About this RNA:
A computed fold for a 1566-nucleotide RNA from Symbiobacterium thermophilum, annotated as small-subunit ribosomal RNA.

[in-house]
RNA sequence: UUCCACGGAGAGUUUGAUCCUGGCUCAGGACGAACGCUGGCGGCGUGCCUAAGACAUGCAAGUCGAGCGGGGUUUCGGGGCUUCGGCCCUGAGACCCAGCGGCGGACGGGUGAGUAACACGUGGAUAACCUGCCCUCUGCUCUGGGAUAACAGGCCGAAAGGCCUGCUAAUACCGGAUAAGCUCACGGACCCGCAUGGGUUUGGGAGAAAAGGCGCUGGAGUCAGUGGCGCUGGCAGAGGAGGGGUCCGCGGCCCAUUAGCUGGUUGGCGGGGUAACGGCCCACCAAGGCGACGAUGGGUAGCCGGCCUGAGAGGGCGACCGGCCACACUGGGACUGAGACACGGCCCAGACUCCUACGGGAGGCAGCAGUCGGGAAUUUUGCACAAUGGCCGAAAGGCUGAUGCAGCAACGCCGCGUGAGCGAAGAAGGCCUUCGGGUUGUAAAGCUCUGUUGCCUGCGAAGAAGGGCCCUGUCAGGAAAUGGGCGGGGUUUGACGGUAGCAGGCGAGGAAGCCCCGGCAAACUACGUGCCAGCAGCCGCGGUAAUACGUAGGGGGCGAGCGUUGUCCGGAAUUACUGGGCGUAAAGGGCGUGUAGGCGGCCUGUUAAGUCAGGGGUGAAAGACCGGGGCUCAACCCCGGGGGUGCCUCUGAAACUGGCGGGCUUGAGUGCUCUAGAGGGCAGUGGAAUUCCCGGUGUAGCAGUGAAAUGCGUAGAGAUCGGGAGGAACACCAGUGGCGAAGGCGGCUGCCUGGGGAGUCACUGACGCUGAGGCGCGAAAGCUAGGGGAGCAAACAGGAUUAGAUACCCUGGUAGUCCUAGCCGUAAACGAUGAGCGCUAUGUGUGAGGGGUAUCGACCCCCCUCGUGCAGUAGCUAACGCAUUAAGCGCUCCGCCUGGGGAGUACGGCCGCAAGGUUGAAACUCAAAGGAAUUGACGGGGGCCCGCACAAGCAGCGGAGCAUGUGGUUUAAUUCGAAGCAACGCGUAGAACCUUACCAGGGCUUGACAUCCACCGAAUCCUGCAGAGAUGCGGGAGUGCCUCUCUAAUGAGAGGAACGGUGAGACAGGUGGUGCAUGGUUGUCGUCAGCUCGUGUCGUGAGAUGUUGGGUUAAGUCCCGCAACGAGCGCAACCCCUGUCGCAUGUUGCCAGCGGGUAAAGCCGGGCACUCAUGCGAGACUGCCGGUGACAAACCGGAGGAAGGUGGGGAUGACGUCAAAUCAUCAUGCCCCUUAUGUCCUGGGCUACACACGUGCUACAAUGGCCGUCACAGAGCGAGCCGAACCUGCGAGGGGGAGGGAAUCGCAAAAGGCGGUCUCAGUUCGGAUCGCAGGCUGCAACUCGCCUGCGUGAAGUCGGAGUUGCUAGUAAUCGCGGAUCAGCAUGCCGCGGUGAAUACGUUCCCGGGCCUUGUACACACCGCCCGUCACACCAUGGGAGCUGGCAACACCCGAAGUCGGUGAGCUAACCCGCAAGGGAGGCAGCCGCCGAAGGUGGGGCCGGUGACUGGGGUGAAGUCGUAACAAGGUAGCCGUAUCGGAAGGUGCGGCUGGAUCACCUCCUUU
Repeated sequence: UUCCACGGAGAGUUUGAUCCUGGCUCAGGACGAACGCUGGCGGCGUGCCUAAGACAUGCAAGUCGAGCGGGGUUUCGGGGCUUCGGCCCUGAGACCCAGCGGCGGACGGGUGAGUAACACGUGGAUAACCUGCCCUCUGCUCUGGGAUAACAGGCCGAAAGGCCUGCUAAUACCGGAUAAGCUCACGGACCCGCAUGGGUUUGGGAGAAAAGGCGCUGGAGUCAGUGGCGCUGGCAGAGGAGGGGUCCGCGGCCCAUUAGCUGGUUGGCGGGGUAACGGCCCACCAAGGCGACGAUGGGUAGCCGGCCUGAGAGGGCGACCGGCCACACUGGGACUGAGACACGGCCCAGACUCCUACGGGAGGCAGCAGUCGGGAAUUUUGCACAAUGGCCGAAAGGCUGAUGCAGCAACGCCGCGUGAGCGAAGAAGGCCUUCGGGUUGUAAAGCUCUGUUGCCUGCGAAGAAGGGCCCUGUCAGGAAAUGGGCGGGGUUUGACGGUAGCAGGCGAGGAAGCCCCGGCAAACUACGUGCCAGCAGCCGCGGUAAUACGUAGGGGGCGAGCGUUGUCCGGAAUUACUGGGCGUAAAGGGCGUGUAGGCGGCCUGUUAAGUCAGGGGUGAAAGACCGGGGCUCAACCCCGGGGGUGCCUCUGAAACUGGCGGGCUUGAGUGCUCUAGAGGGCAGUGGAAUUCCCGGUGUAGCAGUGAAAUGCGUAGAGAUCGGGAGGAACACCAGUGGCGAAGGCGGCUGCCUGGGGAGUCACUGACGCUGAGGCGCGAAAGCUAGGGGAGCAAACAGGAUUAGAUACCCUGGUAGUCCUAGCCGUAAACGAUGAGCGCUAUGUGUGAGGGGUAUCGACCCCCCUCGUGCAGUAGCUAACGCAUUAAGCGCUCCGCCUGGGGAGUACGGCCGCAAGGUUGAAACUCAAAGGAAUUGACGGGGGCCCGCACAAGCAGCGGAGCAUGUGGUUUAAUUCGAAGCAACGCGUAGAACCUUACCAGGGCUUGACAUCCACCGAAUCCUGCAGAGAUGCGGGAGUGCCUCUCUAAUGAGAGGAACGGUGAGACAGGUGGUGCAUGGUUGUCGUCAGCUCGUGUCGUGAGAUGUUGGGUUAAGUCCCGCAACGAGCGCAACCCCUGUCGCAUGUUGCCAGCGGGUAAAGCCGGGCACUCAUGCGAGACUGCCGGUGACAAACCGGAGGAAGGUGGGGAUGACGUCAAAUCAUCAUGCCCCUUAUGUCCUGGGCUACACACGUGCUACAAUGGCCGUCACAGAGCGAGCCGAACCUGCGAGGGGGAGGGAAUCGCAAAAGGCGGUCUCAGUUCGGAUCGCAGGCUGCAACUCGCCUGCGUGAAGUCGGAGUUGCUAGUAAUCGCGGAUCAGCAUGCCGCGGUGAAUACGUUCCCGGGCCUUGUACACACCGCCCGUCACACCAUGGGAGCUGGCAACACCCGAAGUCGGUGAGCUAACCCGCAAGGGAGGCAGCCGCCGAAGGUGGGGCCGGUGACUGGGGUGAAGUCGUAACAAGGUAGCCGUAUCGGAAGGUGCGGCUGGAUCACCUCCUUU
């Protein structure tokens, strides 16, 4: 490069997201199917998978007269008789029938119960065997005999059937002869085999055979007989073919919760039996045989070729077709036979059914049809032997539910059709719609065609070859004939069926459904429904806009089918041989020792088992594959070819593995020298401390805790000193130090003892590694017995804590902890990491030992070995991490895993004194359970840092009265919304009517409002009556504007616009619902400093980096560093107000100087300097200096400056969060109302009041109240308005009306200053409440306004728990203005006046930012979640028992029958005998062994059920607590013991899979 062949797809679902693990689910194919809806045709197949349940009826195995005797019918001939109907005899022929006899009924057909077995498959063996019919060859077929059925007669019985007597034949039966060959015993010779042994040959001896029939023909005619010939049959023998028997190797199910099984059992000797080997059977002898390489037992099952699936390996299955086996109602048995222990044979027993005259009989569809039954479910009581095949026969032929066909069934596969072309006004209708349109859709109609199929008519095969018969040719043999072989011609044979096919005719005429449309997975809208009804394979849909339910329109898919269910394989590498895993996901045995087994170093010889190569045999056919062919194609069928993993066999190779032999030393071991050590056991011994006892001193407390109390103490504690007793444990040394296999081991000494390391290189010579079972060791707790008992301490008691407190804390305290002996055998027995060996970068510590170099001398420097840590490369890993101490790369062996729960539970076994351990399920249930890592959120985790967050202060709230809002209640209505912060003086910046949305009543219905149409009227204004008003009924005035026409003009008419009215319908209208359908707007975190992107880089990925770090800032502000570099939205700045100055302008503002003038006054002239106003500018930037800092950013201090480090204030609100708020501002989808949920009116209500809360006002007084007097603002507002002076009223107010559209006029200050008074009192405080009298606004102040005067004078004396605001011109306090507004302000929005205190500080509360940590949270701690209890349902364990089944065992009984014995009864053939009779042999009967069913008994195994009982699972939700997850508030967990409603608590020992801080040590970086 060419050729050939073949070939493997994934998806959904755990999470906020990710990767991994892991299960569940789907897409595919298949079916002997069934069910639902639907259904035109043909071909080819297939069709009781369940009750191996029971069966009515018919059929399914007969045949032969050429084996035999008879009976019957009939034809012809002959004879006889005749009553002429016929009868008898005889011969020949045809046909029918039972019987004797033969062959076949052992095949064919059915079924799958049983069987786990040499049953099957495969390959062998048979020297251990048989074989009818068939083929070939050889030899023979001789001679006798006695019976018996049929039949006849008689008898019994209902029947089935039977008995007696008599007759008869044979290819039936028996004797004799003969024996090529055969068999047997004996003898001889030779050959062969793996053993037993086999074969050939020979000698004499003994023994065993047979059956005939038919045809032709000959001699002199017929018949019989006979000869010859032919055909056929019979006997013996040899061989063959085909069929079978038996034996063996190998192969193919599950359970070990079946571990031991076995008495003819294993073997031997002898015998019996068989066709044949064998313990197959028997007697005797021996004591064996099988089993973890799975015996025995249990369960299940016919096996195979093949079929389905799969890339394959494999998995599943064993319908149809083919091979084998087994069975035939159930069980047993034999007979016959070549063959059976016999589906349509026999005997017995049993169950069942039927008949019966009750005495007895009959039966076996798992043959074909068919019936009942069972079941989700499986066909006709059809036709034919025409073909193929079978049995019989010489043949014709007969029989054949084998078979060939037909019928039924879409049960499957295959093919065909239901029409084709043209046809746009894109018809109508339907559906949707943004109302424009879209879609159904060339679809239909219509026009033009076709004729498969269908229907009608006609024609019409192939499947038939053979055989018979007739005619005829030829060949061999023979004397000839018959007959035989090979032909030719004619004739005859078709169930299917007048079928297939062909032709003509008719006419689009008769022929389409089913499922699906949320994702997987192809296909979308509308309506209905409203967690309902329903869907669902998984995930999941449905709670008012559902592509997920139902319907419709539309669409997708397949199509005479389409879906559903069930089952199998696939996907599933999810049992992993191909092809998986075990540190943390499920999974390493707690550790050792060692048996079997598995595996095994170097060299060499040999062998040839494994292995490899070549050859031979087999691997049936069918199927599958390839090629070709036949039905028009295909399905289907036919032919050929190739292949066939296997097994057997022959020959060969010898590398590797194995076997055998020889050698080697490196694996392993031994010796020798040296060495460290809490290694183990026993004995002894020491000091410190606790406690107790005694004594001394001494006095009031001690002890204990968060704080206490219980407890101890004046009978003297505690403290202290001295003395003593006793038990337990060994401080410091002490160390990621040492030792050990693990558990574990710690004062010191002695004795005994195990293992390791280094060095040496003497010895052995593979002696090795691993290790199922086994055996041993094995922390703590616990158990038994006996000791011991100081301290500690489950249980227990008391005290606290608490809602409770069976806990945590405290005071006591018993088992126990200790010792001896013996059990137990488990732990987070952990490195969650089995053992061994080899290989694979380094660096650095440490323990033990050795060596080298240098040196006087190794403490230093270098190297080696073993142990033990850390960091890290490659590599591995899902990640975390591991990394020469592997979790890397390889080899060997063992253990273990296969979703979660149920459950380490139940049952069973084993162990244990017990506690319990070990082994170890299932039903049921879930769509997950998990690992690692990520981003958040959270923590009664940590670090850093902000904020009136706390603290420090000042003033309040919470108490009172009142105002106002809200809840609640009330009501006809008290309209609605707002709901923690972030609802509650909020929407409402003005509820007496109006507003108004609510209620009651009274009205209207194209409407109060918009557009369109028609008609009338201009509009509009005034007015009467009725009525509460809306409204209703009237009267009067008025005739405008634009265009056109007529008229001389006035004027008239028509049309139009605005407006009003009437009418009809389209429509209006809705503060009706949904803020969880929405827009818009707003609140809030929060003016917090954050939120992101692009590119790059890192990571499998989510994601990270940037944005972290070091500084700094108000700030993600800036600087530095850095795998990041940049950028955006935020921050800041830019904008406005304010603080200083300058410039400009100078009235209405101002007045310094000049003039005038007044009682006074910028009042006037004048001026614009000042103030001020309005514009425009300047100014501040850490710019300057010093210090600190890292040389930076920046900070601290200073100078200057009106102002200083964002000067003060405002506006400005990132990505987003809260389904936050608003459908009642507005807008708006959908839904709803339509003489009302719309609209108008009057009145009422929103103002209610036993209460509760929020927000305020006023107070409680002397820093005050009251009275008098005197000042000083700013920002605003004013024409339906502000309203001066002046008059009046105590006052609110009234009169008045100047001035003012306003820097001009007006509204217009208070606290304060000064003076006076009050004197601590419920007051000269406080003003509620109520009474009276007034004022104002307004149509109207009753419900329900505000104000004034007089009177009344309530609560309240500073406010519990708790809680709010404020850091400077702030709080506090004082008044003023404005919006709304007729009137109404303690609210709101603004304004100025007076004007503080305090901040040490960041521990704590709240909120927030950054980093980090833990997490089982992610609707995110208002999270998650555990257990008891209660209720409902489900499956399950135990359970006094009850009940059923299965297989054994022991004994009893014992049918049929074989065998054995006997056989006095019976007995034709043969023998003896003249005969009678006898004998041989046989039979019945009887006896015996065995023996099915049955019975009795005690056990075993399995199932059903069971009062009650145990736990478990699920369930919307209930009760109690809060155990776990953040240090989960006592870290958690494991084992064990104990206690407790429950989670659980506590003790002892263990683990880190514990947060945090500190310390120590080690390592890394600088």
Description
Taxonomically the source falls in Symbiobacterium (Bacteria, Bacillati, Clostridia, Eubacteriales). Its Rfam family is "Bacterial small subunit ribosomal RNA".